About this RNA
Small-subunit ribosomal RNA, 5' domain from an uncultured bacterium, 474 nucleotides, folded computationally. The RNAcentral record of the full RNA draws on ENA. Its Rfam family is "Bacterial small subunit ribosomal RNA". Rfam links the family to the GO terms structural constituent of ribosome and ribosome.
[in-house]
Context: one part of a larger RNA
C1' cells in the first nucleotide's frame, strides 16, 4: 500500500460498487420454461346466430440457452499458435420441387384394477403425427451401366403471406488432432499388457487401440516417468521504479459438475440442474401391497462459522423462448430493501467577540492552561422540515423505479464527532492513585514509594464518519 474481511468503540447524508471465503451439509413454502387454436379432432362457456373465448389431449418449436457452483481435474482442462478426417436446428442467399393414395392412434365413450401414484381391455376419430406410390433439379454408392432417396399444409374474398421437401454456398456454433507454456515433492526410481506399433475388421458426424481378432515386442523415464500432496485455467487483480512476487471475489472467455454412482433414449445439438431408467444413502406419504423427492436457480429456513442481505416490486427498459400477429412466459434482467463492507463526495456552521466569565486541571500560591473556546451580536442554508412544480430513461402506445432525481418558495444553527495515541523507534506531558501488585507490551522493555511506559483526570498529537486491533499478500 491492499482486502469479498472479522472484532472493539463510535456513527449525520448522498452516489457508485460489493455482500456464505466455512458444510459440493440438509432443506418447509412460493416462484425460477414455456408457447402456438393461423397444424389437429374434441369438449365447455358466451352469442346480436355472423361468430368469439377457454382449454385436457395429439402435433410443432423451445426446454443443450439463460441462471448456479468450483466438488473433481496437474491434464481428455486452460492459454496461445497451427492442422485435417467432420457435423450444424434456427438465420441469410442460390437452384429445383410441393402430384396422388393408405393404415393407425391419443383425446372421447364403455367396462375394470389400485389407498394413492397410476394403469388394463374393448370401441370410435383427426392432423403440418405415421407409411407406401409417382417424379428426380439434386444427393448418395459405383470406372460405368445403373440402383436408392423427398414433400404438408394453414391463413386470407383475393392479391399474397407463413410454411414443407431436396441440394449448393455463407455466417455463427460445435466435435477432433498437434507444438509450446502451465504448482510442490526423490523421505515417490523404475512404470506400462490394449500397454507401443502393424495387418484386417467393427465403430463414429469424423482421424485414431476408440473397440475387437491376429502378429511383432515394443513404449515412457534423473531434460524426473510412475506415485503422493495441493489446485478449476485465463483475461486480469494487488504490490513493486522495474524485473518480479502473490492472488484468480465481483466483470468477461473457457472447462467441469448438478444428492452419490452407472446407463442410454429423444434430438441438429445432451449421455441432459428444475427429462428418463437402475443402484445407493437420506427424507416424506402409505390402506404395508406400494409410491414420492433432489435449491451448487431467486428469496427463505436449519446447521456450521469470526463472518456475509428481502420468503420485496416489475416485465417499463435490455436480452431470450414461442407465436403471422395481438400477446404469453422470463427470480435472466431492471429496480427497490438491509449492511460504514469498500471507494468517492458533502456536512456537523461562518464572521465578530475579554489582558480573558464560570468550571476543571496545574501552581513557585504571584499566577498559568483549556481559550475566541463559550456566553453574546450579526449572518448563511450544504443539510433538515414544510409547500408547489416535476423529468430523462419511451422513436406512435406502454414507467416497476417514482411524485424519485432535479428546480422554486418559506422556516430553522437547529438532528449530526468520534477513535487511537502521547518512554525511544514516533507527532504529542503534567498531576494523582498503585507499589515487581494490579497491569502494559510491535521491539527495546516498563512497574519493588516521587512511574512522562500501569489506572484515572487535565492537557496535547494524529486521523476523522470513522478510528484502532487481528488475519493475509506485496
Nucleotide at each position: 500500500g491492499a482486502u469479498g474481511a472479522a472484532c472493539g468503540c463510535u456513527g449525520g447524508c448522498g452516489g457508485u460498487g460489493c455482500g456464505c471465503c466455512u458444510u459440493a451439509a440438509g432443506c418447509a413454502u412460493g416462484c425460477a420454461a414455456g408457447u402456438c387454436g393461423a397444424a389437429c379432432g374434441a369438449g365447455a362457456g358466451c352469442u346480436u346466430c355472423g361468430g368469439c373465448u377457454c382449454u385436457a389431449g395429439u402435433g410443432g418449436c423451445a426446454g443443450a440457452c439463460g441462471g448456479g457452483u468450483g466438488a473433481g481435474u496437474a491434464c481428455a482442462a486452460a492459454g496461445u499458435a497451427g492442422g485435417a478426417a467432420u457435423c450444424u436446428a434456427c438465420c441469410u442467399u442460390c437452384a429445383a420441387g410441393u402430384g396422388g393414395g393408405g393404415a393407425a392412434u391419443a383425446a372421447c365413450u364403455c367396462a375394470g384394477c389400485g389407498a394413492a401414484a397410476g394403469u388394463u381391455g374393448a370401441g370410435c376419430u383427426a392432423a403440418u403425427a405415421c407409411c407406401g406410390c409417382a417424379u428426380g433439379u439434386g444427393a448418395u454408392a459405383g470406372c460405368a451401366a445403373u440402383a436408392u432417396c423427398a414433400a404438408a399444409g394453414c391463413a386470407g374474398c383475393a392479391a399474397u403471406g407463413c410454411g414443407c421437401u431436396u441440394g449448393g454456398a455463407g455466417a455463427g456454433g460445435a466435435g477432433c488432432c498437434u507444438g509450446c507454456u502451465c504448482a510442490u515433492u526423490a523421505u515417490c526410481a523404475g512404470c506400462u499388457u490394449g500397454u507401443u506399433g502393424g495387418u484386417g475388421g467393427g465403430g463414429u458426424a469424423a482421424a485414431a487401440g476408440c473397440c475387437c481378432a491376429c502378429c511383432a515386442a515394443g513404449g515412457c523415464a534423473a531434460u524426473g516417468a510412475c506415485g503422493a500432496u495441493u489446485a478449476g485455467c485465463c483475461g486480469a487483480u494487488g504490490u513493486g521504479a522495474g524485473a518480479g512476487c502473490a492472488u484468480g471475489a465481483u466483470c468477461g472467455g473457457c472447462c467441469a459438475c448438478a444428492a452419490u454412482g452407472u446407463u442410454a433414449c429423444u434430438g441438429a445439438g445432451a449421455c441432459a440442474c428444475g427429462g428418463a431408467a437402475c443402484a445407493u444413502a437420506c427424507a416424506c406419504c402409505u390402506a404395508c401391497g406400494g409410491g414420492u423427492g433432489g435449491c451448487a436457480g431467486c428469496a427463505a429456513c436449519u446447521g456450521g462459522g469470526a463472518a456475509u442481505c428481502u420468503u420485496g416490486c416489475g416485465c417499463a427498459a435490455u436480452g431470450g423462448a414461442g407465436g403471422c400477429a395481438a400477446c404469453u412466459c422470463u427470480g435472466a434482467c431492471g429496480c427497490a430493501g438491509c449492511g460504514a463492507c469498500a471507494c468517492c463526495g458533502c456536512g456537523u456552521g461562518u464572521g465578530g467577540g475579554a489582558c480573558g466569565a464560570a468550571a476543571u486541571c496545574c501552581u513557585u500560591a504571584g499566577g498559568g492552561a483549556u481559550g475566541u473556546a463559550a456566553a453574546c451580536c450579526a449572518c448563511u442554508g450544504u443539510g433538515g422540515c414544510g409547500a408547489g412544480g416535476g423529468a430523462c430513461g419511451a422513436u406512435a402506445a406502454u414507467g416497476a423505479c417514482g411524485g424519485u432525481a432535479c428546480c422554486u418558495c418559506g422556516c430553522u444553527a437547529g438532528a449530526a464527532a468520534g477513535c487511537a495515541u502521547c518512554a525511544g523507534c514516533u507527532a504529542a506531558c503534567u498531576a494523582c492513585g498503585u507499589g515487581c501488585c494490579a497491569g502494559a507490551a510491535g521491539c527495546u522493555u516498563c512497574g519493588g514509594u516521587g512511574a512522562u511506559a500501569c489506572g484515572u483526570a487535565g492537557g496535547a498529537u494524529g486521523c476523522a464518519a470513522g478510528c484502532g486491533u487481528u488475519a493475509u499478500c506485496c